Predicted 3D model of a 72-nucleotide RNA (Pistol ribozyme).
RNA sequence: ACUCGACUAGGCGAGUAUAAACAGGUGUCAAGCCUAGUGCGUUACCCACUCAAAAAGAGUGGGUAGGUCACA
Numbered sequence: 001a002c003u004c005g006a007c008u009a010g011g012c013g014a015g016u017a018u019a020a021a022c023a024g025g026u027g028u029c030a031a032g033c034c035u036a037g038u039g040c041g042u043u044a045c046c047c048a049c050u051c052a053a054a055a056a057g058a059g060u061g062g063g064u065a066g067g068u069c070a071c072a
Base pairs, nucleotide, nucleotide: 001016002015003014004013005012006038007037008036009035010034011033025071026070027069032040043065044064045063046062047061048060049059050058051057
C1' cells in the first nucleotide's frame, strides 16, 4: 500500500495475491467481530410455483413484521 471479516465510514483483526481464519475482550443468539446507518444474509407469518403426490416437509420467488443479548 492493497486484499479480506455483508455494504459505507470509523474501530478491532488477519493476510501478501490469496480470501480465508481457531483472529477480531468473554459468554450468548438464527442474528453474521464492534459502533452508526443500510436491511444484504438470518427469523416468523401469508401467497405462488417446484420436489413430494394424502399430509407433513424442503427449495425458489414475492409481501408484511422484526432487526441478538449481557458483562467487562
The RNAcentral record of the sequence draws on ZWD. The coordinates come from a structure-prediction model, not an experiment, and the mean pLDDT is 87. It matches the Rfam family "Pistol ribozyme". Rfam links the family to the GO term catalytic activity.